The RNA shown here (Bacterial RNase P class A) has 336 nucleotides and comes from Dermabacter sp. p3-SID358. It matches the Rfam family "Bacterial RNase P class A". The family's RNA type in Rfam is ribozyme. Its mean pLDDT, the model's own confidence on a scale to 100, is 75. Lineage of the source: Bacteria > Bacillati > Actinomycetes > Dermabacteraceae > Dermabacter. The sequence is in RNAcentral, with records from ENA.
RNA sequence: CCAGUCAGCCGGACAGUCGCGAGGUUAGCCCUCGAGGAAAGUCCGGGCUCCUCCUGGCACGGUGGUGGGUAACACCCACCCGGAGUGAUCCGCGGGCCAGUGCCACAGAAAGCAAACCGCCUGCUAUGGCAGGUAAGGGUGAAAGGGUGGUGUAAGAGACCACCGCGGCCCCAGUGAUGGGGGCGGCACGGUAAACCCCACCGGGAGCAAGGUCAUGCAGGAGGCGUCAAGGCUGCCAGGCCAAGUCUCCGGGUAGGCCGCUCGAGGUCACCGGUAACGGUGAUCCUAGAUAGAUGACUGUCGAAACAGAACCCGGCUUAUAGGCUGGCUGGUCCG
Repeated sequence: CCAGUCAGCCGGACAGUCGCGAGGUUAGCCCUCGAGGAAAGUCCGGGCUCCUCCUGGCACGGUGGUGGGUAACACCCACCCGGAGUGAUCCGCGGGCCAGUGCCACAGAAAGCAAACCGCCUGCUAUGGCAGGUAAGGGUGAAAGGGUGGUGUAAGAGACCACCGCGGCCCCAGUGAUGGGGGCGGCACGGUAAACCCCACCGGGAGCAAGGUCAUGCAGGAGGCGUCAAGGCUGCCAGGCCAAGUCUCCGGGUAGGCCGCUCGAGGUCACCGGUAACGGUGAUCCUAGAUAGAUGACUGUCGAAACAGAACCCGGCUUAUAGGCUGGCUGGUCCG
């Protein structure tokens, strides 16, 4: 210098004028603050609020290598295993098909307690074939009952041998997933669990239109079940508890204010612990809160420029994003 890979960051700047929302106020049209990295999708996890979230069992749903982090998670960090790449690095819906059951299209002889189309070999033969052996070779398929080489044989075959693979056992290392070594078995055990299922762990319901409070307004009627226990406490069952009402339909009324509402698992900096995610201590900062919903318009210089805008709040994930900046590492080439 070129190519690549990973991580992080910015995402219009400055000045002036006029507006909009909130707070303050000495009440002066004065002062201060006013969208994002995703505010988005609402996909996970929590806080918060209400409900009598009572117990056991079943059902249902979720998660799924190991260890750690966290309030929690489907998130994050580190590691293991498998795969891709020369490499940095990336990808993995990564428990269990010797508990059981199911499925494996087409093709093919055969798709699972195997079978034999062609072939090979032996015997018989009327020379057309017939009987038997075999699974090396051919053919089909996504997948054909371990692979390669040899011994062996009529031809063959884990029938036997070596190495590799596979399955138990033992030893060593590691918290563990797992890895290394030794020896045994002699192939017995095809694939599929984003198929039922099994195992381990987790899970009350509804949601800020939660919920509280002030004010305003109204008109009741019909029916079912029940006070002889209806109904409710998560879907079902059992126990236990609450219980005088409860459910449906028709009709009538309100359409306002305030609280919840933003100080929080909060931000920044320093030190300490930890490989890291993260945690601890100290100092310091206050940073939107609307309710038809504020954050905009114009001018000047530079520049031309994306995706997009809070509505109870946090932690994540995912998706969108013009342009630009920084750093680590890898490969190649050249120079020193």